[in-house]
Context: one part of a larger RNA
RNA sequence: UCCGGCGAGUUACGGACACUGGCAAGGUUAAGUGCUUAAGGCACGGAGCCGAAGGGAAACCAAGUCUUAACAGGGCAUAAAGUCAGUGUACGUAGACCCGAAACCGGGUGAUCUAUCCAUGUCCAGGUUGAAGUUGCCGUAAAAGGCAAUGGAGGACCGAACGCACAUCCGUUGAAAAGGGUGGCGAUGAGGUGUGGAUAGGGGAGAAAUUCCAAUCGAACCCGGAGAUAGCUGGUUCUCCUCGAAAUAGCUUUAGGGCUAGCCUCGUUUUAGUCUUAUGGAGGUAGAGCACUGAAUUUCCGCGGGGGCGUCAAAGCUUACCAAAGAAUAUCAAACUCCGAAUGCCAUGUAGAUGAUGAACGGGAGUCAGACUGCACGAGAUAAGUUGGGUAGUCAAAAGGGAAAGAGCCCAGACCACCAGCUAAGGUCCCAAAGUGUGUGUUAAGUGGAAAAGGAUGUGGGAUUUCGAAGACAACUAGGAUGUUGGCUCAGAAGCAGCCAUUCAUUCAAAGAGUGCGUAACAGCUCACUAGUCGAGAGGUUCUGCGCCGAAAAUGUCCGGGGCUAAAACACAACACCGAAGCUGUGGAAUGUAGUAAUACAUUGGUAGAGGAGCAUUCUUAAUACCGACGAAGCUGUACCGGAAGGAGCAGUGGAGGGAUAAGAAGAGAGAAUGCCGGA
Numbered sequence: 001u002c003c004g005g006c007g008a009g010u011u012a013c014g015g016a017c018a019c020u021g022g023c024a025a026g027g028u029u030a031a032g033u034g035c036u037u038a039a040g041g042c043a044c045g046g047a048g049c050c051g052a053a054g055g056g057a058a059a060c061c062a063a064g065u066c067u068u069a070a071c072a073g074g075g076c077a078u079a080a081a082g083u084c085a086g087u088g089u090a091c092g093u094a095g096a097c098c099c100g101a102a103a104c105c106g107g108g109u110g111a112u113c114u115a116u117c118c119a120u121g122u123c124c125a126g127g128u129u130g131a132a133g134u135u136g137c138c139g140u141a142a143a144a145g146g147c148a149a150u151g152g153a154g155g156a157c158c159g160a161a162c163g164c165a166c167a168u169c170c171g172u173u174g175a176a177a178a179g180g181g182u183g184g185c186g187a188u189g190a191g192g193u194g195u196g197g198a199u200a201g202g203g204g205a206g207a208a209a210u211u212c213c214a215a216u217c218g219a220a221c222c223c224g225g226a227g228a229u230a231g232c233u234g235g236u237u238c239u240c241c242u243c244g245a246a247a248u249a250g251c252u253u254u255a256g257g258g259c260u261a262g263c264c265u266c267g268u269u270u271u272a273g274u275c276u277u278a279u280g281g282a283g284g285u286a287g288a289g290c291a292c293u294g295a296a297u298u299u300c301c302g303c304g305g306g307g308g309c310g311u312c313a314a315a316g317c318u319u320a321c322c323a324a325a326g327a328a329u330a331u332c333a334a335a336c337u338c339c340g341a342a343u344g345c346c347a348u349g350u351a352g353a354u355g356a357u358g359a360a361c362g363g364g365a366g367u368c369a370g371a372c373u374g375c376a377c378g379a380g381a382u383a384a385g386u387u388g389g390g391u392a393g394u395c396a397a398a399a400g401g402g403a404a405a406g407a408g409c410c411c412a413g414a415c416c417a418c419c420a421g422c423u424a425a426g427g428u429c430c431c432a433a434a435g436u437g438u439g440u441g442u443u444a445a446g447u448g449g450a451a452a453a454g455g456a457u458g459u460g461g462g463a464u465u466u467c468g469a470a471g472a473c474a475a476c477u478a479g480g481a482u483g484u485u486g487g488c489u490c491a492g493a494a495g496c497a498g499c500c501a502u503u504c505a506u507u508c509a510a511a512g513a514g515u516g517c518g519u520a521a522c523a524g525c526u527c528a529c530u531a532g533u534c535g536a537g538a539g540g541u542u543c544u545g546c547g548c549c550g551a552a553a554a555u556g557u558c559c560g561g562g563g564c565u566a567a568a569a570c571a572c573a574a575c576a577c578c579g580a581a582g583c584u585g586u587g588g589a590a591u592g593u594a595g596u597a598a599u600a601c602a603u604u605g606g607u608a609g610a611g612g613a614g615c616a617u618u619c620u621u622a623a624u625a626c627c628g629a630c631g632a633a634g635c636u637g638u639a640c641c642g643g644a645a646g647g648a649g650c651a652g653u654g655g656a657g658g659g660a661u662a663a664g665a666a667g668a669g670a671g672a673a674u675g676c677c678g679g680a
């Protein structure tokens, strides 16, 4: 991992509701007793309970009663039949659908492991060092002291046994649930070790680590309370049909739990409901505005203040300072409003559509983590696949087609069958169903097929304006002069460093006291301007379509790919076709409503969940019906039947039981529980 078997809403009592049945103003027995064909049944038993009358705290009264002074008013009654069983459902009390803690408590068992202690034994090769003391000699007045020998101390030294466990390698489903290799430390001591004994679980022991107390220790192990409790996780077994949610509010030591309401379902009763339209309402949002409250800008005016002058003090004068109120101009606001929509909301005996969708009561739920998208908002950074509400949709609980691929986007809601048709979104060159379709333009960037501020004689269209056959624009040829080197400045300043200006005047077709380059300064080149050649458009501004640059990232290049340029890109227009489980067609099934029926019409996606109808298994009753050695059950095969669970027939195997039908009762259906047991 697979296969087989086992494996989870049960039982009792209680009240509640529904249905079925008995009896009915009544209904019913409990314990117990008797009988009996004795796990059973029949009879007796009326004690008790519920109901038939209520009101009041009660006395008490009674179809009424209580309150009260009340004959008023008001409250509760009266006017609807119950009761006893059975079945079903949920709830309560019990382990209460099953499995699952860590723990808590009680009583016992453990110190053969290990910790400490007690008693009694035992063990430590060999080598080294050489304390005290002693003896001798020297020394001293005597000592002290020195030297030599002797001696043999030590939690002394080196190092086996023995003990330990510091480093590293191996081992890590090991040879081993702690070991092996190589080194290391202690090795006469607080040493090692044998045997016997003591201390026990909130207790012991501890050279102290929450360390050890039998591979178990922040409280051992065994049995019991015990099926502890688990608002938590996992699992919970056949089929079909009808309807079908919620992820919200309030409260909660509450927030991943609950209770009530909301939303779903079933039953009974009842008669409303929803949408559009019309009419009538309330309102202060969007917008707008500045009349209020505030914020903010410029100018004028200048209460007041600051500075200066003045003065004994002042008055006064003055000011490129600040500046209230006011005036003019021009702004801003969720907590501003002189104003003010569209929607939405409410109501109605306007009109229309729909056709049971509404409401009440009773039984049963589930839901209380929601997600994304569009729109108008708050928080955040006008960040987030962020967060919080509002509103609509989808998903959740929805399959199908499109978006390459995709819960939440677009189209569209799957009863079943069909090798029939039409469409939606989206598409029609090939992959790949359908136009290499039509018409008119645009784009040259593979833009299309990712991006901003900003930049640019890209290119199309529109508007406007200037110049132009009295010849424009561009190009070429020629001129571009004189007073003058204007004045000033300056080393110089001559059109061209700088400053000044009635930048003037002359000759001219035209020519600036000079547009740029250039020189130290001149010179030189050039431009404006003019003429000629040429011969028809040229220039500016602005709006707009499509493009360009801006544009650097990590597997492979921003169309799904191939590939595409009078497109297979973009814009506009009209047409054809493809395209879904949509719609239609044909056949079939079920549910609901109507109907006597025939039939007609509508409906049939679905999680949690409510309701309904069935299949199968074991046993019991009828049943000593019936089937069965002329072959039961079981097993194997099989093209048959049924809407499904399932059910037959036949053949083989097997070798002795099975049991239609109608009912009843359940140890009543497995694929999941890191399920349990067995096997492979």
Base pairs, nucleotide, nucleotide: 001680002679003678004677005676006675011094012093013092014091016089017088018087019086020085021084022083023082026050027049028048032044033043034042035041036040054061055060064076065075066074067073097235098234100232104225105224106223107222108221109220115199116198117197118196119195120194121193122192123191124189126158127157128156129154133150134149135148136147137146138145162186163185164184166183167182168181169180170179201217203213204212205211210219238614239613240612241611242610243609248261249260250259251258252257262367263366264364265363266362267361268360269359270358273354274353275352276351278348279347280346281345287339288337289336293333294332295331298328299327300326304322305321306319307318308317309316370395371394372393373392374391375390377388378387379386400411401410402409415588416587417586418585420584421583422582426578427577428576429562430561431560435575438573439572440571441570442569448564454549455548458546459545460544461543462542463541464540465539466538467537475533476532477531478530479529481506482505483504486500487499488498512527516525517524589604590603591602592601593600594599615669617666618665619664620663621662622661626658627657634653635652636651637650638649640647641646
Predicted 3D model of a 680-nucleotide part of an RNA (large-subunit ribosomal RNA, domain II) from Roseburia sp. 831b.
Its mean pLDDT, the model's own confidence on a scale to 100, is 85.
Its Rfam family is "Bacterial large subunit ribosomal RNA".